[in-house]
Context: one part of a larger RNA
RNA sequence: UUGGGCGUAAAGCGCGCGCAGGCGGAUAUUUAAGCCGGAUGUGAAAUCUCGGGGCUCAACCCCGAAACUGCGUCUGGAACUGAGUAUCUAGAAUCUCAGAGGGGGAAGGGGAAUUUCGCAUGCAGGGGUAAAAUCCGUAGAGAUGCGAAGGAACACCAGAGGCGAAGGCGCCUUCCUGGAUGAGUAUUGACGCUGAGGCGCGAAAGCGUGGGGAGCAAACAGGAUUAGAUACCCUGGUAGUCCACGCCGUAAACGAUGUGUACUAGAUAUUGGACCCUUUGACCGGUUCAGUGUCGCAGCUAACGCGUUAAGUACACCGCCUGGGGAGUACGGUCGCAAGACUAAAACUC
Numbered sequence: 001u002u003g004g005g006c007g008u009a010a011a012g013c014g015c016g017c018g019c020a021g022g023c024g025g026a027u028a029u030u031u032a033a034g035c036c037g038g039a040u041g042u043g044a045a046a047u048c049u050c051g052g053g054g055c056u057c058a059a060c061c062c063c064g065a066a067a068c069u070g071c072g073u074c075u076g077g078a079a080c081u082g083a084g085u086a087u088c089u090a091g092a093a094u095c096u097c098a099g100a101g102g103g104g105g106a107a108g109g110g111g112a113a114u115u116u117c118g119c120a121u122g123c124a125g126g127g128g129u130a131a132a133a134u135c136c137g138u139a140g141a142g143a144u145g146c147g148a149a150g151g152a153a154c155a156c157c158a159g160a161g162g163c164g165a166a167g168g169c170g171c172c173u174u175c176c177u178g179g180a181u182g183a184g185u186a187u188u189g190a191c192g193c194u195g196a197g198g199c200g201c202g203a204a205a206g207c208g209u210g211g212g213g214a215g216c217a218a219a220c221a222g223g224a225u226u227a228g229a230u231a232c233c234c235u236g237g238u239a240g241u242c243c244a245c246g247c248c249g250u251a252a253a254c255g256a257u258g259u260g261u262a263c264u265a266g267a268u269a270u271u272g273g274a275c276c277c278u279u280u281g282a283c284c285g286g287u288u289c290a291g292u293g294u295c296g297c298a299g300c301u302a303a304c305g306c307g308u309u310a311a312g313u314a315c316a317c318c319g320c321c322u323g324g325g326g327a328g329u330a331c332g333g334u335c336g337c338a339a340g341a342c343u344a345a346a347a348c349u350c
Stems, first nucleotide, its partner, number of pairs: 004321003007304002012318001014201004021194003025088007033081002035077008049065006091191001092188003095184003102177001105175001107173003110154001115149007125136002162169002206247006215241002220236004258317006266295011299306002323350003332343004
């Protein structure tokens, strides 16, 4: 390289937007670049193949044929691809109405709980553990009541429920704002899919500056345990966790399953709509669209399992894999304040 693969064996970029590129709906017509036919020129000789012949045979040599799968020119074809023109509506998008959710900002509000402080009642314990001790307490703790402060998180509702591209998002009100879906009629008329580079978003931890600091809690200290105990358990406790702005750019960023489209038995549960039937109304029942689960036929799979939310059947495009270790390391480069991230070998060894 060909070929084969990527849920769990090596392998889907964490996720999106999108330039180039690749691929692309229906009808009619034109063209003839790709494509196909015919003719012709060329495609040196040698070699290869086939038929003959010459060295006693063979290797070798000679003659002839075929071939040289290619390229140029002329001429013709028009199904498919491309290009041009015209038209279309099934893809895509826009408009109206309704339901419902997420994120961000500003201002404000709420109650429960923890902690601390003040006052009061009150007396000797409290706390903690398997058991203890460190620890707090007669300078009045713990408990109970009232009040105050402050920070963080929002019990029940809550659901295999909803929303978001992913990360993720849960008290209430207000403002701003993105997307999906159903129903309806109308409009545009292929405007689409994917997407190397690029750009943006991206949990937690970490970093910079300035705030904040109730609880929790790396580090650290002490008490236990133990042969030891740099741990597990206990008492404390600082970064951090919170906010603003900026950086980092990684995760078992997982469905370990890239995105889009089409097709292919069903059963059942559930969320949000629409329609039909029924009814006083609702429920029940049926149909349909969009999601979220469980089971399961065919099919697939090494098996496990997947199974209309495919890992089935196909197509388009991207990414990635090629024995284990060395190693996601060294060197170089780019990025970063740093931590480090990204890109990424070889010797050697089994």
The part of an RNA shown here (small-subunit ribosomal RNA, central domain) has 350 nucleotides and comes from a metagenome.